[in-house]
Small-subunit ribosomal RNA, 5' domain from an anaerobic digester metagenome, 517 nucleotides, folded computationally.
Context: one part of a larger RNA
């Protein structure tokens, strides 16, 4: 010189796009951040319908009106059972020096929910349970007992093969136990309904194959210290037997003494890793905000359930520590989600709008739901663009500074004079973004943008000026006061302090300070 997720001084006009707790992985009021499906089920309410039904009401006493109550249908809600989703999306980086990562090449001994292709099948019984009804305990959280009752919940029984084991033949590889591949036989294993327009759909089940994801292994790469020199006993190999989806010391028994290591093992200290990013002619150095991939972590620390899948951030249990609410029996609780508070800090934002778009869930669909996300607030924090006039104007005009008292200078600079109206104010029109036969459907947004009004009007500052390093006088102080990156200014005429006039740099920014290169 360049750069920053910066700060702090001083100053501030508009726009666009970006970016914003680097510090306490400190503590956290509140308010949202994952729900959904009535086209799995049975209740429970509502409102509307028709039918029964008749307490009673009016009067002309047989006619009108016409509560409760039960049924029918038809629509809407829904708490609970079930389902599928909470493993994704979203934080943040503590720990981790390791197959975490990144990178190249592979391998089987497995699993994979939704999706996609492709065969075949959905047959027949059953017994409970929530709800909800009654009673009980309990200050709540909330539990216990009897009773009823329905499922695409649950369990049987039948069908069964290309599926799962046993088995016999043949071929094929192999030294071999066998392993592949065919034709056979045996045994064992399945299912669930729903809607309606009544032949359609939307699911189940069972195989086979894709597809994603997930599992392993090898090589190579990338921190520091030898003031860390010996380090390992489930350690290293075998063999059986457990477990697992599956391989393995995985994890058990048994039976060898191995295995790493100065090409740095061990141990200790730092660190999440990259694609990147700044810098630099470049090799290289630093770094890993922001966006994107991958790892780990969700109040410490352990454990397991469910499930296709699990570090389960807003899921369970148990200890810890801290907070809360009690009636002292006892309970409730996790912002490293989005906002928001305190707290530490030089230092970092708003308790905003919407589901209009993109995308996920969930659903037949309409549509819910979404602090993902898409937008607005706030900040010169960072890059870009624009303005704040613009042409003429010499009595060289006052004032100001400086003087050698002649003048010089601010200085075309102002005033004047002719023009323009971008920004910003003010009115009027107004959008793409919206895509599905049409129709409807915009947070942003009366934004962008487009046209008119109006008047130079409403919009400059910071830092320097001794050499480096562009830029000088005056007066002030007198080794003081005080500049300073480095040489070094100041002890009576200081271009180096301080303040004026003036000049130089940059410019809605300028200086400093930290850090890289």
């Nucleotide at each position: 010189g360049g750069a920053u997720g910066a700060a702090c001084g001083c100053u501030g006009g508009c726009g666009g796009c970006g970016u914003g707790c680097c510090u306490a992985a400190c503590a956290c009021a509140u308010g949202c951040a994952a729900g959904u499906c009535g086209a799995g089920c049975g209740g429970a309410g509502a409102u509307a319908u028709a039918g029964a039904g008749g307490a009673g009401u009016a009067c002309u006493u047989g006619u009108a009106c016409g509560a409760a109550u039960c049924u029918u249908u038809a629509u809407c809600u829904u708490a609970g059972c079930g389902g599928c989703g909470g493993a994704c999306g979203g934080g943040u980086g503590a720990g981790u020096a390791a197959c975490a990562c990144g990178u190249g090449a592979g391998g089987a001994a497995c699993c994979u929910g939704c999706c996609c292709u492709u065969a075949a099948g959905u047959g027949u019984g059953g017994a409970a349970u929530a709800a909800c009804a009654c009673c009980g305990a309990g200050a709540a959280a909330u539990c216990g007992g009897u009773g009823c009752u329905a499922a695409u919940a649950c369990c049987g029984c039948a069908u069964a093969a290309c599926g799962u084991c046993c088995u016999g033949g043949a071929a094929g590889c192999g030294c071999a136990u066998g392993c592949u591949u065919u034709c056979g036989g045996g045994a064992c294993c399945a299912a669930a309904g729903g809607a309606u327009u009544u032949a359609u759909u939307c699911g189940c089940u069972u195989a086979a194959g894709g597809a994603u994801g997930g599992c392993c292994u090898c090589g190579c790469g990338g921190c520091c210290g030898a003031u860390u020199a010996g380090g390992u006993a489930g350690u290293u190999g075998g063999u059986g037997a457990g477990g697992u989806a599956a391989c393995g010391g995985c994890c058990c028994a048994c039976c060898a003494a191995g295995c790493c290591u100065a090409c740095g093992a061990u141990c200790g200290g730092u660190a999440g890793c990259c694609g990147g990013a700044c810098u630099g002619a470049g090799a290289g150095g630093u770094u890993g905000a922001a966006c994107g991939g991958c790892c780990a972590c969700a109040u410490u620390g352990g454990g397991a359930c469910u499930g296709a899948g699990a570090u389960a951030c807003g899921g369970c249990c148990c200890a810890g520590a801290c907070u809360c609410c009690u009636a002292c029996g006892g309970g409730a609780g996790g912002c490293a989600g989005c906002a928001g508070u305190g707290g530490g800090g030089a230092a970092u934002a708003u308790u905003g709008c919407g589901c209009a778009a993109u995308g996920g869930g969930g659903g037949a669909a309409a549509c819910c739901c979404u602090g993902a996300c898409g937008c607005a607030g706030c900040a010169a924090c960072g890059c870009c663009g624009c303005g704040u006039g613009a042409a003429g104007g010499a009595a060289g005009a006052a004032g100001g500074u400086c003087u050698u008292c002649g003048g010089a200078u601010u200085g075309u600079a102002a005033a004047c004079u002719u023009c323009u109206u971008u920004g910003a104010u003010c009115a009027g029109g107004g959008a793409c973004g919206a895509a599905a036969c049409a129709a409807a459907u915009g947070a942003c947004g009366g934004u962008a943008c487009c046209u008119g009004a109006g008047g130079a009007a409403c919009a400059a500052g910071c830092c320097a000026c001794g050499g480096c390093u562009a830029a000088c006088u005056a007066c002030g102080u007198g080794c003081c006061a005080g500049c300073a990156g480095c040489c070094g200014c100041g002890g009576u005429a200081a271009u180096a302090c301080g303040u004026a006039g003036g000049u130089g740099g940059c410019g809605a920014g300028c200086g400093u300070u930290a850090u890289c290169c």
The prediction has a mean pLDDT of 81. The full RNA is in RNAcentral, with records from SILVA.